[in-house]
Molecule: Bacterial RNase P class A
Organism: Bacteroidota bacterium
RNA sequence: GGGCGUCGUCGGGUAAUCGCUGCAGCUUCGUGCUGUAGAGGAAAGUCCGGACACCAACGGACACCGUGCUUCCUAACGGGAAGGGUCUCUUUUUCAGAGAUACAGCCAGUGCAACAGAAAGUAUACCGCCACGGCUUCGGCCAGGUAAGGGUGAAAUGGUGAGGUAAGAGCUCACCGUCCCGGAUGGUAACAUUCGGGUGCAGGGUAAACCUCACGGGGUGCAAGAUCAAGCAGGCAGUAUGUGCCGUCCGUCGCAACGCUGCCGGGUAGAUCGCUAGACCGUAACGGCGACGUUACGGCCAGAUAAAUGAUUACCACCCGGAUGAACUUCCGGGAACAGAAUCCGGCUUACAGACGGCGCCCGACU
Numbered sequence: 001g002g003g004c005g006u007c008g009u010c011g012g013g014u015a016a017u018c019g020c021u022g023c024a025g026c027u028u029c030g031u032g033c034u035g036u037a038g039a040g041g042a043a044a045g046u047c048c049g050g051a052c053a054c055c056a057a058c059g060g061a062c063a064c065c066g067u068g069c070u071u072c073c074u075a076a077c078g079g080g081a082a083g084g085g086u087c088u089c090u091u092u093u094u095c096a097g098a099g100a101u102a103c104a105g106c107c108a109g110u111g112c113a114a115c116a117g118a119a120a121g122u123a124u125a126c127c128g129c130c131a132c133g134g135c136u137u138c139g140g141c142c143a144g145g146u147a148a149g150g151g152u153g154a155a156a157u158g159g160u161g162a163g164g165u166a167a168g169a170g171c172u173c174a175c176c177g178u179c180c181c182g183g184a185u186g187g188u189a190a191c192a193u194u195c196g197g198g199u200g201c202a203g204g205g206u207a208a209a210c211c212u213c214a215c216g217g218g219g220u221g222c223a224a225g226a227u228c229a230a231g232c233a234g235g236c237a238g239u240a241u242g243u244g245c246c247g248u249c250c251g252u253c254g255c256a257a258c259g260c261u262g263c264c265g266g267g268u269a270g271a272u273c274g275c276u277a278g279a280c281c282g283u284a285a286c287g288g289c290g291a292c293g294u295u296a297c298g299g300c301c302a303g304a305u306a307a308a309u310g311a312u313u314a315c316c317a318c319c320c321g322g323a324u325g326a327a328c329u330u331c332c333g334g335g336a337a338c339a340g341a342a343u344c345c346g347g348c349u350u351a352c353a354g355a356c357g358g359c360g361c362c363c364g365a366c367u
Stems, first nucleotide, its partner, number of pairs: 001363010012316007020038007040338001044349002047347005052221004057252006064217005069083005084103001085101005104212002109210002111206002126150002128146003133142003158176006177201001179198008225273004234264006241256004280299008318335006
C1' cells in the first nucleotide's frame, strides 16, 4: 500500500421568518399573547418474550405447540456473554487465530436414500482367486468354497503386520481402533488429559424423517378495556339440567326459569379516559474476563386521531468534480442512503449513499 472476515458509531448542525400540534402561564376570553418541546437506528417485518387489560376461579390428565451442549446475565425469551464439542478457512497441516453451528437420542421401534453397482443394513457374488468332490477332447466345465485383490458408487461394513488355509476370512495372535466397566488429575460444569480391565470384531447415514426422552406452555389482545351519551323489535329452538378462559375428559366451586344457552332478524354507535415518569435516559465510582449489576448525582426528551412534528433563506459540517494554491488556502458547481411514531418495553431479522473506528488474518514493498 492492497485484500478478506467480523463488530460498532454517525448518518447532519445553527440562526431567522412564516405555519402546525401538545404542555405551562397570562388573558381584552378572540384560541389572542409569551415560553417551551416536537418522528428512527431501524419507527420496517409482525418473528419471539413480556408489562398492562378483560374472560368468576382453581386443580389434574390427554391432545396440540415450543425449546434442546455447559455455566452465567435478564422481568422473560426461541435473546445475550463466556466457555466446551464438531466442522470450515488459514497455516510450518502443529500450535495459535478467524468463522459457522437446528449441538438431547439411530443397541426402543418404523421409515427413506435417485443413478451406478452382484449387493446399500446381519445386505452381497459381476470380474477375480481356489480346485478338497465329479466330469474331461486336458483347453476347461458342473456342483462348490471365498470376500483378502479389482470394478461401481458420496458411502461396500474395522486397520496394519504375522501365522494359518486348497484359496481366503478376527479363523488365530500382536499392536491400534470401536464398544462396555472402573480409576486418577484439572475444571462449578459441558469436557480435556491419562491409566487399568473386559468383550464381540460388530452396531454405516439420516430425526428442520415419523418417533422417543427431558423441560416448558390458559386464551384474546389498546380494534384490550373503563365511563358517559344515544337507541330499540322481536322471533325460533333447547333447557333441571344448562352454563362458567383454544379442544376433550375428570374433580372442586359459582350462577341460573321475569333465567340461561344457541341461531335468525332489527336499531344505535357520539364523547372522554386508556395516552406516555418508564424493567426510562445520562454521567461517575465500585464489582465482574464479559453480558451485566450496585450505589450516588442529574434529567423529563412526541402523544396525533384521518392522523401534527413542516416550508423558505443563509452559514457551517460531509462527499464528488473543476480552477487556484505551500497549505482544510480561496472560489465555482453539484450531491446526500434506507426510510415516518399510533399502548409501551426487551430482543431477532431485513434495508441502508457516504464518512469514521475496533479486532483478526493474508499478499506485496521499504527500512